[in-house]
RNA sequence: CCGUGCUAAGCGGGGAAGUAGCGGAGCCCUGAACCUGCAAUCCGCUCCAGCAGGGCUGAAUUCCCGUUUUGAGGCAACCGGCCUUGGAUACGGUUUUCCGUACGGGACGUUGAUAUCCGGGUCCUGUGCAACCAAUCACCGUGAACCAUGUCAGAUCCUAGCGGAAGCAGCAUUAAGCGGAGGCAUUGGUGUGCCGCGGGGAAGCCUGGGGGGAGUUACCGGCUGAAGACGGUUCCCGGGACAGGUGCCGAGAAACGGGUGCACGG
Numbered sequence: 001c002c003g004u005g006c007u008a009a010g011c012g013g014g015g016a017a018g019u020a021g022c023g024g025a026g027c028c029c030u031g032a033a034c035c036u037g038c039a040a041u042c043c044g045c046u047c048c049a050g051c052a053g054g055g056c057u058g059a060a061u062u063c064c065c066g067u068u069u070u071g072a073g074g075c076a077a078c079c080g081g082c083c084u085u086g087g088a089u090a091c092g093g094u095u096u097u098c099c100g101u102a103c104g105g106g107a108c109g110u111u112g113a114u115a116u117c118c119g120g121g122u123c124c125u126g127u128g129c130a131a132c133c134a135a136u137c138a139c140c141g142u143g144a145a146c147c148a149u150g151u152c153a154g155a156u157c158c159u160a161g162c163g164g165a166a167g168c169a170g171c172a173u174u175a176a177g178c179g180g181a182g183g184c185a186u187u188g189g190u191g192u193g194c195c196g197c198g199g200g201g202a203a204g205c206c207u208g209g210g211g212g213g214a215g216u217u218a219c220c221g222g223c224u225g226a227a228g229a230c231g232g233u234u235c236c237c238g239g240g241a242c243a244g245g246u247g248c249c250g251a252g253a254a255a256c257g258g259g260u261g262c263a264c265g266g
């Protein structure tokens, strides 16, 4: 140096999250990315940090280490403008309602305003009258087998007789009761009254009058103030996506350098 068979080793890695830490089915990036079983409320491990079983490659273009350049992607805080939830005793705008004012317009007012004084009403209370209702009284009708009255035929009883007694039906009358008409009556009552009288009466309102002599009103606009609604600016506490440079991790790629066995045969 060549050949054969082995062994170490390799057959993916990284980011965020999570974990004391490492790795593992999920997410993202890279990418030529062996197979099976276990396991996310979980599984396996301990710094050479998944375990178990199988398969392939195999000491080098392929395994290991280092340096430089590049670099997908991710993370962190910062900064910039943009969008946005909530808040503000901030600022000004538009608008609604209310209190006020009386500047302009309107309306009322010398055929007399506001204010003031007097009277009446509205209100309360008592009472009269009227109306209506009920009862009573008076009036009319009806109204009792007997136990109401009068008259009592017949019949009955007493009597020698004259005569007398009680008395049914009938007739007449009447009590209680029932009904009627409605009166100048009496009593009581009332969700009644363009009715009358007396008393009370704080304010308001309506109304009549007196003196007096110029305002009154707040309908519209204006103005002051209060409360609300809407949208804007500013500030505060947060959130979101984007851009920028910085820091950290970093797959992959390129270049260079270094390292790595054993056995047998020629």
Stems, first nucleotide, its partner, number of pairs: 001266006009057003012030004020046005034054005063259008073249004078244001080242001082240003086236003090233002093230006100223002103221003106217003116210007123200006129193002131190006137183001139180004148173004156165003
Model confidence (mean pLDDT): 77 of 100. This is a predicted structure of a 266-nucleotide RNA (Bacterial large signal recognition particle RNA). Rfam family: Bacterial large signal recognition particle RNA. The family's RNA type in Rfam is non-coding RNA gene. The model forms 86% of the base pairs in the Rfam consensus.